[in-house]
RNA sequence: GCGCCGUUAGUCUAGCCUGGCAGGACCUUGGCUUCCCAAGCCAAUAACGGGGGUUCAAAUCCCCCACGGCGCA
Repeated sequence: GCGCCGUUAGUCUAGCCUGGCAGGACCUUGGCUUCCCAAGCCAAUAACGGGGGUUCAAAUCCCCCACGGCGCA
């Protein structure tokens, strides 16, 4: 230098091909329960790497960039 893969809450992860309310688990917070704690149950907060394009509508499609990994030279 070229090619491929990846980037989603504090952590892990689904959704992307086939555009239509961003989901689950853990953590955290609150409540219930308990003499207290733990456990259990209920509820809540929090995320699409950055920029641009296409579209009524983009995590999803297209382009560029950043970061990480792999391969080739």